This is a predicted structure of an 84-nucleotide RNA (c-di-GMP-I riboswitch aptamer) from Acetanaerobacterium elongatum.
[in-house]
RNA sequence: AUUAUGUAAAGGCAAACCUUCCGAAAGGUUGGGACGCAAAGCUUCAGGUCUAAGGUUUUUUACUAUGACAGCUGGGCUACCAUA
Numbered sequence: 001a002u003u004a005u006g007u008a009a010a011g012g013c014a015a016a017c018c019u020u021c022c023g024a025a026a027g028g029u030u031g032g033g034a035c036g037c038a039a040a041g042c043u044u045c046a047g048g049u050c051u052a053a054g055g056u057u058u059u060u061u062a063c064u065a066u067g068a069c070a071g072c073u074g075g076g077c078u079a080c081c082a083u084a
Base pairs, nucleotide, nucleotide: 003084004083005082006081012037013036017032018031021028022027035071041077042076043075045074046073047072048069049068050067054064055063056062
């Protein structure tokens, strides 16, 4: 330096819930809070899931992403320590 593994140590992130702000919603975001995570760091390239403002429609109902989810899966990039 590279690859594989993750017992230890130093640390890191932060689910649900409550809360600030934004949003039509999904959801994001501020602060608290810890379910968990060896990439729960970054990235929508592919799949999947969620929402439906707008559009279409049988306008009662259903369909639809240009919206969202990286803590859904796979991929790409980067990375601490230890062991082999």